The RNA shown here (transfer RNA) has 72 nucleotides and comes from a Candidatus Liptonbacteria bacterium. Model confidence (mean pLDDT): 81 of 100. It was read from a public genome assembly. Rfam family: tRNA.
[in-house]
Formats: sequence, C1' cells, structure tokens
RNA sequence: CCCCUCGUCGUUUAAUGGAUAGGACACAGCCCUGCGAAGGCUGAAAUCGAGGUUCGAUUCCUCGCGAGGGGA
Repeated sequence: CCCCUCGUCGUUUAAUGGAUAGGACACAGCCCUGCGAAGGCUGAAAUCGAGGUUCGAUUCCUCGCGAGGGGA
C1' cells in the first nucleotide's frame, strides 16, 4: 500500500427493510428464608461516527474511526 471479516445494554448474543431493539449472565429493588444460597416477580441499561437510498435502516450503499485476518 491492497483485499477480506467484524463493530448492538457492564459482558455475551439475537433481530426478512416495518413491532416498545429481544434473550442469557451480571447489577438494583421486592417476595421467599431464622440469616444466606437457590428460586420467583419487577426494573435500569445498547445499535461506533457522519452522510446517502427508502414511506420506513440494526439491516442496503459511501466515507471515516476502531478490532481481527490475509497478501505484497
């Protein structure tokens, strides 16, 4: 320098172009218990950034940023 893949709650992981962006673990509150653990219920929490296409973008396109891999 060139090419490919990836980027979503604290972590991990879903989501045919259409729904309040879902689940698990973790966290907080309540229930349960003699106290805890386990279990049950509830809650908070995310789409890397900027443009574009579209009635509508997590999804498609372009550029950038970051991570990984390959080739010179």